Model confidence (mean pLDDT): 77 of 100. This is a predicted structure of a 266-nucleotide RNA (Bacterial large signal recognition particle RNA) from a Candidatus Zixiibacteriota bacterium. Its Rfam family is "Bacterial large signal recognition particle RNA". Rfam links the family to the GO terms SRP-dependent cotranslational protein targeting to membrane, signal sequence recognition and signal recognition particle, plasma membrane targeting. Lineage of the source: Bacteria > Pseudomonadati > Candidatus Zixiibacteriota.

RNA sequence: CUGUGCUAGGCGGGGAGCCAGCGGUGCCCUGUACCCGGAAUCCGCUAUACCGGGGCCGAAUUCCCGCCCGAGGUUUGUCGGGUGCGUUCGUAGGAGCCGUUCGUGUGGUGCUGACGACCGGGUCCCACGCAAUGGGCAGCCACCAAACCCCGUCAGGACCGGAAGGUAGCAGCGGUAGGUGAGUUUGUUCGUGUGCCGUGGGCUCGCCCGGUAAGAGCCGGGCGGCGGCCACCGCGAGGGUGCCGGAAUCGACGGCGGGUGCACGG
Numbered sequence: 001c002u003g004u005g006c007u008a009g010g011c012g013g014g015g016a017g018c019c020a021g022c023g024g025u026g027c028c029c030u031g032u033a034c035c036c037g038g039a040a041u042c043c044g045c046u047a048u049a050c051c052g053g054g055g056c057c058g059a060a061u062u063c064c065c066g067c068c069c070g071a072g073g074u075u076u077g078u079c080g081g082g083u084g085c086g087u088u089c090g091u092a093g094g095a096g097c098c099g100u101u102c103g104u105g106u107g108g109u110g111c112u113g114a115c116g117a118c119c120g121g122g123u124c125c126c127a128c129g130c131a132a133u134g135g136g137c138a139g140c141c142a143c144c145a146a147a148c149c150c151c152g153u154c155a156g157g158a159c160c161g162g163a164a165g166g167u168a169g170c171a172g173c174g175g176u177a178g179g180u181g182a183g184u185u186u187g188u189u190c191g192u193g194u195g196c197c198g199u200g201g202g203c204u205c206g207c208c209c210g211g212u213a214a215g216a217g218c219c220g221g222g223c224g225g226c227g228g229c230c231a232c233c234g235c236g237a238g239g240g241u242g243c244c245g246g247a248a249u250c251g252a253c254g255g256c257g258g259g260u261g262c263a264c265g266g
Stems, first nucleotide, its partner, number of pairs: 001266006009057003012030004020046005034054005063259006072250005079245001081244005087238005093233002096229005102224001105223002107219003117212007124202006130195002132192007139184002141181004150175004158167003
């Protein structure tokens, strides 16, 4: 150096949880990795820390050790980290609302005449008139099978009479009364959320219009300023919660380096 047969060892590992601790079942990660049975009201074990049975590989791609990388998990809110959400308190910077006697600042108005004064009229109230409008009544007109118990005339028929003749009288016709009317050039009466109407009276504080003399102010929250109110926005603080990051810790897969026994034969 090589062959054969063995042995140690391996045939998955890790995280959280459970536990005095270790491991397993169950959950999660990794990613492919012998089989059967057991186990959350847990199961087994004790630092050589799943147990029982069977099978395979076996001194290296596979076992052991170190370093690197790093999926993923866990811890930490005193990590004076970032950020989102909702919440409590505060704050008047913004928005909003109210006020303002600001040497009325800005604005508006004013010598084409302000405030104030005076005069006249209107606006307002009362009465009357006129008009408009609504209703009632009357008149006129039209219509009514609608008057049995109204009138006139009363066909037919009825009654009285020997007859002449007479009597009452329905329907119809004419009228009266009455009723009806989307009618009507009428009259009268009552009313009115009526009127660029008229006459008279009252009131004339205010407002509006016009005029007279005189001659310089007058108005105020539209804007600025100032004062106040309010927590919608913004800002500050506290505590809650989520996400991202930081730190600590464990760490699969993977990479690199190193290590590893016995017997016999050639």